[in-house]
Predicted 3D model of a 77-nucleotide RNA (transfer RNA) from Parvibaculaceae bacterium Mf 1.05b.01. NCBI's taxonomy places the organism under Bacteria, Pseudomonadati, Alphaproteobacteria, Hyphomicrobiales, Parvibaculaceae. It was read from a public genome assembly.
RNA sequence: GCAGCUGUAGCUCAGUCGGUUAGAGCGCUUGAUUGUGGAUCAAGAGGUCGGUGGUUCAAUUCCUCCCAGCUGUACCA
Numbered sequence: 001g002c003a004g005c006u007g008u009a010g011c012u013c014a015g016u017c018g019g020u021u022a023g024a025g026c027g028c029u030u031g032a033u034u035g036u037g038g039a040u041c042a043a044g045a046g047g048u049c050g051g052u053g054g055u056u057c058a059a060u061u062c063c064u065c066c067c068a069g070c071u072g073u074a075c076c077a
Stems, first nucleotide, its partner, number of pairs: 001073007010026004019057001028044005050066002053063002
């Protein structure tokens, strides 16, 4: 350089044929419980869905380009 894959909450990951309000587990905060803590239970906070542009009545989802990471491969030394 070329080809492919990945990017969604702090972390690990779901998300159906494009369709109403984007979810789970862990973690975090508050409360209950406890002599204290842990465990358990209840409630809550936390998201420009990597960025840009486009298609569409409607985009996390489809298309273009860019960025970051991973894998394979080619070339030079």